[in-house]
Context: one part of a larger RNA
């Protein structure tokens, strides 16, 4: 900007695309058929693997730049005690929540239809036999198309259903429509408070008829026993008050903060 006949909103069709499409090993049928033995199926049926893929974060684990601990040197809070700041994105170290990730977990390839390929048939001529083919008909693949996941109505032949809004004057003109005034609906945007979204847009939640972010009060998880006091010990240090403190992103509640106010766009029933 269109989408030959208003406008929104919320579900869809499904032309056309795009993805998928692997194998093996072993057990049952059976040591059977078949073979002098040696040796060993077809067909069905079961299991477990292996590459590969989606998707996901219960478990195992990786990260996780500051969540919590230990801790060296050095300045610095006047000093103990307690802490901080630096040591080249955490000074070093031992862990680690949520994200996130793969070695980690879950699931796929499948069954089925339909038309064939090579091949295997049936009837049957031409050619009194014969013959799958010349008419007819039938089976038959890891491959075709359908089926399964997906994108999709710029599919210009621009679909569909459901819902919900709009029922004004005056002049002008044969009419489409024109001006001027009155009027802005149902929705949508702008702005804002975020994140399941994400370069920008866009999408998704919410904007006080509110739990959207933050704050704050619980709790999950991490750390791993805080500081202060009290004992014990020559001391380093131990012990108890105390499974303590402190705690990012996780999960509830609460309206204390900010989402406050506003403003735009759509129109009058529709060739």
């Nucleotide at each position: 900007c269109g989408c030959a006949a208003g406008g929104a909103a919320u579900c869809u069709u499904g032309a056309c695309g795009g993805g998928g499409g692997u194998u093996g090993u072993c057990c049952g049928u059976a040591g059977u058929a078949c073979g002098a033995g040696a040796g060993g199926a077809c067909c069905c049926g079961g299991a477990c693997a292996a590459a590969c893929g989606a998707a996901c974060c219960u478990c195992u684990g990786g990260u996780g730049u500051c969540c919590c601990a230990g801790u060296u040197g050095u300045g610095c809070c006047g000093c103990c005690a307690g802490g901080c700041g630096c040591a080249a994105a955490c000074g070093c170290u031992g862990g680690g929540u949520a994200g996130u990730c793969a070695u980690g977990u879950u699931c796929g390839g499948u069954u089925g239809g339909g038309a064939u390929a090579a091949g295997c048939g049936c009837u049957g001529a031409a050619u009194g036999c014969a013959u799958c083919u010349a008419a007819g008909c039938g089976c038959c693949a890891a491959g075709c198309c359908c089926g399964c996941c997906u994108g999709a109505a710029g599919a210009u032949a621009a679909g569909g259903a459901u819902u919900c809004c709009c029922u004004g004057g005056a002049c002008c003109g044969c009419a489409a429509g024109g001006u001027c005034c009155c009027u802005a609906a149902a929705g949508g945007c702008c702005c804002c408070u975020g994140g399941u979204a994400g370069a920008a847009c866009a999408c998704c939640a919410g904007g006080u008829u509110g739990a959207u972010a933050g704050g704050c009060u619980g709790g999950a998880g991490g750390u791993g026993g805080a500081a202060g006091c009290g004992g014990g010990g020559c001391g380093a240090c131990c012990c108890g008050u105390g499974c303590a403190g402190c705690u990012g992103a996780c999960c509830a509640g609460u309206a204390c903060u900010a989402a406050u106010a506003g403003g735009c766009c759509g129109u009058g029933a529709g060739g």
Predicted 3D model of a 271-nucleotide part of an RNA (large-subunit ribosomal RNA, domain VI) from Candidatus Omnitrophica bacterium CG11_big_fil_rev_8_21_14_0_20_64_10.
The prediction has a mean pLDDT of 89.
It matches the Rfam family "Bacterial large subunit ribosomal RNA".
RNAcentral holds the full RNA, with entries from ENA and SILVA.